[in-house]
RNA sequence: ACACUAAGUAAUUUCUCCUUUAUUCUUUGCGAACUCUGCGACAUAGCGUCUCUGCGGGAGUAAAAUGGGGUUAAUUUUGAGUGCUUGAUUGGCUGGGUUAGAGCGGCGGACUGGUGAGUAACGCGUGGGUGAUCUACCUUGAGGAUGGGGAUAGUCGUUAGAAAUAGCGGGUAAUACCGAAUAAUGUUGUCUGACUUUGGUUAGGCAAAGAAAGGCGCUAUGGCGCCGCCUUAAGAUGAGCCCGCGUCCCAUUAGCUUGUUGGUAGGGUAAAGGCUUACCAAGGCGAUGAUGGGUAGCCGGCCUGAGAGGGUGAACGGCCACACUGGGACUGAGAUACGGCCCAGACUCCUACGGGAGGCAGCAGCUAAGAAUAUUCCGCAAUGGACGGAAGUCUGACGGAGCGACGCCGCGUGUAUGAAGAAGGCCGAAAGGUUGUAAAGUACUUUUGCGGAUGAAGAAUAAUCUUAGGAGGGAAUGCCUGAGAGAUGACGCUAGUCCGUGAAUAAGCCCCGGCUAAUUACGUGCCAGCAGCCGCGGUAACACGUAAGGGGCGAGCGUUGUUCGGAAUUAUUGGGCGUAAAGGGCGCGUAGGCGGUUUUGCAAGUCCGGCGUGAAAGGUAUGAGCUUAACUUAUAGAUUGCGUUGGAAACUGUGUAACUAGAGUCAUGGAGGGGGAGUUGGAAUUCCUGGUGUAGGGGUGAAAUCUGUAGAUAUCAGGAAGAACACCGGUGGCGAAGGCGAACUUCUAGCCAAUGACUGACGCUGAGGCGCGAAAGUGCGGGGAGCAAACAGGAUUAGAUACCCUGGUAGUCCGCACUAUAAACGAUGUGCACUAGGUGUUGGGCCGAGCGGUUCAGUGCCGGAGCGAACGCGAUAAGUGCACCGCCUGGGGAGUAUGCCCGCAAGGGUGAAACUCAAAGGAAUUGACGGGGGCCCGCACAAGCGGUGGAGCAUGUGGUUUAAUUCGAUGAUACGCGAGGAACCUUACCUGGGUUUGACAUGGAGGCGGAUGUGCCAGAGAUGGUACAGUGUAGCAAUACACGCCUCUGCAGGUGCUGCAUGGCUGUCGUCAGCUCGUGCCGUGAGGUGUUGGGUUAAGUCCCGCAACGAGCGCAACCCCUACUGCCAGUUACUAGCAGGUAAUGCUGAGGACUCUGGCGGGACUGCCGGUGACAAACCGGAGGAAGGUGGGGAUGAGGUCAAGUCAUCAUGGCCCCUAUGUCCAGGGCUACACACGUGCUACAAUGGCUGGUACAAAGUGAAGCGAAACCGCGAGGUUAGAGCGAAGCACUAAAGCCGGCCGUAGUUCGGAUUGAAGUCUGAAACCCGACUUCAUGAAGUUGGAAUCGCUAGUAAUCGCACAUCAGCAUGGUGCGGUGAAUACGUUCCCGGGCC
Repeated sequence: ACACUAAGUAAUUUCUCCUUUAUUCUUUGCGAACUCUGCGACAUAGCGUCUCUGCGGGAGUAAAAUGGGGUUAAUUUUGAGUGCUUGAUUGGCUGGGUUAGAGCGGCGGACUGGUGAGUAACGCGUGGGUGAUCUACCUUGAGGAUGGGGAUAGUCGUUAGAAAUAGCGGGUAAUACCGAAUAAUGUUGUCUGACUUUGGUUAGGCAAAGAAAGGCGCUAUGGCGCCGCCUUAAGAUGAGCCCGCGUCCCAUUAGCUUGUUGGUAGGGUAAAGGCUUACCAAGGCGAUGAUGGGUAGCCGGCCUGAGAGGGUGAACGGCCACACUGGGACUGAGAUACGGCCCAGACUCCUACGGGAGGCAGCAGCUAAGAAUAUUCCGCAAUGGACGGAAGUCUGACGGAGCGACGCCGCGUGUAUGAAGAAGGCCGAAAGGUUGUAAAGUACUUUUGCGGAUGAAGAAUAAUCUUAGGAGGGAAUGCCUGAGAGAUGACGCUAGUCCGUGAAUAAGCCCCGGCUAAUUACGUGCCAGCAGCCGCGGUAACACGUAAGGGGCGAGCGUUGUUCGGAAUUAUUGGGCGUAAAGGGCGCGUAGGCGGUUUUGCAAGUCCGGCGUGAAAGGUAUGAGCUUAACUUAUAGAUUGCGUUGGAAACUGUGUAACUAGAGUCAUGGAGGGGGAGUUGGAAUUCCUGGUGUAGGGGUGAAAUCUGUAGAUAUCAGGAAGAACACCGGUGGCGAAGGCGAACUUCUAGCCAAUGACUGACGCUGAGGCGCGAAAGUGCGGGGAGCAAACAGGAUUAGAUACCCUGGUAGUCCGCACUAUAAACGAUGUGCACUAGGUGUUGGGCCGAGCGGUUCAGUGCCGGAGCGAACGCGAUAAGUGCACCGCCUGGGGAGUAUGCCCGCAAGGGUGAAACUCAAAGGAAUUGACGGGGGCCCGCACAAGCGGUGGAGCAUGUGGUUUAAUUCGAUGAUACGCGAGGAACCUUACCUGGGUUUGACAUGGAGGCGGAUGUGCCAGAGAUGGUACAGUGUAGCAAUACACGCCUCUGCAGGUGCUGCAUGGCUGUCGUCAGCUCGUGCCGUGAGGUGUUGGGUUAAGUCCCGCAACGAGCGCAACCCCUACUGCCAGUUACUAGCAGGUAAUGCUGAGGACUCUGGCGGGACUGCCGGUGACAAACCGGAGGAAGGUGGGGAUGAGGUCAAGUCAUCAUGGCCCCUAUGUCCAGGGCUACACACGUGCUACAAUGGCUGGUACAAAGUGAAGCGAAACCGCGAGGUUAGAGCGAAGCACUAAAGCCGGCCGUAGUUCGGAUUGAAGUCUGAAACCCGACUUCAUGAAGUUGGAAUCGCUAGUAAUCGCACAUCAGCAUGGUGCGGUGAAUACGUUCCCGGGCC
């Protein structure tokens, strides 16, 4: 240069929101493992943890170094001789050659290959040094190679032993070994000189040490060539040693060290060196982390990341270390030696028990453990290595194949067409939808597979042959350079190519609640199960299981483990510390870090350039080669580093010379509860003494303990003691903080201002360290008035180890010494600089006549920008910057355990982990709640009246019982509720008897018939049987329609479940005054504002104000009844006047005046007056008025709350039953009865009971009805026929009251339960189980405990009447009128509600 490159509005704390913080997910990678699945090709990699191991093979090679043996290890050839044989063959003996095995000797076994135990180290990395060193084989140069000797293995003989092996004796060779000679430019020692400087180079002199005369070939026999050998100088390669820098965690490891640090001398090494020894000195290392402990092979690289970083160190490559464990040396150029030796140890094996043998962390392979890692394969064809002159031999290095989806890459499992949108599946009430052009079908292709054929490249060359050129030589073999020919393939039935065949051979895994792409049905029912986090599952599960459908990836997919990322959640890049975790209690100060202005020098940092190095591989870019890719490969660039060299001089550093703005010193003033010591004072308290005085005092919510007649409390006088210092006194002063308060004296520290002079950066911060440090506490010695932990007693209380009271000891006080902590707080480190204002106050200065202004240093409040999550901070910063220190990293465990340090102790400092949770927090918002505050309502309390709770009965409920006692309702808001009326019916329950297209509806198919009615028989009835009567409409008829019955099929039916799947309806808060919206504005946001505030109202009613302006649902009004009245109308109601009539009555004519009825209007609006109020709204009073401030009553119930109630009014999703959970019938039950509760009735009596007489309503109802009158019955009622009335007509209709009489306080002339008897009525039917009447009976009960309910005016209380339901059956319900009160000071308290 090119190229590449960036950050989730994620889920989870909350009712909500913002924030802090943690957890989790989405990403990438892996030598992986596991589940399910799996057709082929390619390249690459495959025991990561512990342990064991037998067999095989992995290091040999050269006969051209050497001697010998052999025919009983084997083979072959040749010659001669000998013996036997007729001869051949064969065999024996002997000589030469060849081969195998072993030996001596040489080179190699120090390479290659494996592993990572140890190692925190010059081990590794990087860069240097070696004037302190070595280096076989290889290359180059120089020189040499003379002449001798003695052994020894093998071998022969023999001995010991089971074996391994060992011993003795004889004899033999060498490139084995040993002397001798020769010797320099080499080595060592020594002497002299020069140049250099660690032991370097070089010149000269003197002394000691070496050879294999070997092997092979050629030869013209003289020699020559090749391979070796010796000395030496260089090179190359490899190695040793030394140094700078870098290289993990723990300080709960702080001190370590005696060969230790250095020197001298000796020794040792290839080589420097305490490497080693002796002597001398006493050093050396360490907070920049020594020593100790833990962990770990290091690196190139690999993974991740935008990067900086973080993690890692498999495969490939470099280095190191190790080879059963530990130690040791030998040999050698090189080892302290993986397949060598010795010793010790553990283990295994052999043994004749005497003794021996072994080392897979080489390749395969075996065993064991584990979640887990392969063949006892082929080949030296290629590459590389050892030996050899070479051929060649060896090579588990290596090249290949096999096994395993372990990973990366590429390919395939078909393509096109195909709507009747097939069948099947799934969903849906159906219509239909979906699977789905998907399939089938039709047409086509053949990658791949299978069968067959063909077939590259990997092979270069070696020996050898041919040939060209060259050097040297007398020649030959030979030597140097080049050309041509030239054997050899494990893989391999290779890759590739061609032919044939046929869609033929080939798809799975995970997921579908959110994060996160993708949904329905069924099953299950907090079970079974799921789950990464949040969380799903308790009968309608999009979350479990299955199916269908869908989504993702794909020969794989998911899970588990682990790494980085996201995580700015360790923050260098790039965080924080007022309240979320986090400022040290405060100061002084060491090291360290940082540091004012000017001049000039240096060049350590810094910047620029050159050179060296930064191995290769890998990574990046661009190319190339395998059909592509993975893979391989070329070039470039990169390797951000280190070293060296040249330059620059702004900044930092360092030196030099100066300066005065920082800092300080002196001089002049000033304020102060700054500190230490001493002296003094008054008030109060308690105690003591005395006086006066008498019965209490004290204490509390109330009391008691306590104290007092032995004289207290109170009061007066005197005395004693200790402690603390009223007023002044103040967000006033001083101090670093803790802290400091009577006055005076004295010693002492700091601070402030102004001006001048002086010093000349002397400064800031500050890890360790040192000092100070409230209260409580500790030790010793004093002191002790008051107060007061502990303790005692008294109260309170369920208890009261407390709060309250009475006492009271440590302590509080002083001196000395410890302790070292506090919400030690401004929860805010120190210093410096900069950045709007306003207003107080303390101490100075300046200006000013004064008011006042200004400036410095403090101390407060408000506030702008800015900051902040917000609250808030805001020149006294939490703003903007700089310097330095301390501290934080989710909650709990825990400031705990342990170790160490400090302390007399109490305790303090430092300070974890296991385990556990998905949160824990901060600030704000909206509601709700409070034995928080303010304001205000309500029969909420209070004031009253009457009840309930006690009795008997009625009725409902619980409980119990039962065959069944059907079901529901259950605090307020269930309980005379559903039910406005259970003898049958109702009825849903129980028992028993029947029935099955059904008691009821409707469609289809088929058949039969006449609808229908009335009897009789059986039966408890349902039901069954039977007899008789009877024959629809249209049409001439056939037939059709309607109707009924039977059979079959769709279906009916269910008061079966779920009110927590629902609709509708209803209750309650509550007829309480509230609940919201649009736009605007404010706030990051949730939200706020409006709707709050000042008044007022029954009311968010109205007025005023206001960043709000408007609007909606509620309130009120509109509607109905009632109270007054006008007009119109006038029958069945009414009757004043007129007329008629009766014993009497609006009885009649008539009237439209009155009452009344019906309709339409009026009237009341704070309209008028006065006052209060803010000139408002409104309130108070008054007038007028039938009615006055909503006239009284009703209907009317905002948004919501209670998963409130109801599946049994009705409707309805889902589930369940279908010869029963349906349906019909008879009987029974819902009416039971030891008990408990609710709601009522009747009473307990004289304001009463009984009895005689007498008066006055309203509102209703009436035809299967109301039922008069008359008569009968004591009565309920009945009787003959029903008089009248479908109603302002007739009927049902009052009671309390009033006028008399009796009763006389008693279980009664109260009370009426219970029971007996006799009846009446309704009804098929009053036994279970109706109401009523009469006679008789005559229970409890004498006003009701704790507690509790209703009511504020025509109300409570009291009295009766009517109606609904209904055959009959109210003490209940709903209405109606009659009589008709008391009280409300007031809002402290109880309950409920509204607003702030």
Notes:
The RNA shown here (small-subunit ribosomal RNA) has 1396 nucleotides and comes from an uncultured bacterium. The coordinates come from a structure-prediction model, not an experiment, and the mean pLDDT is 81. It matches the Rfam family "Bacterial small subunit ribosomal RNA".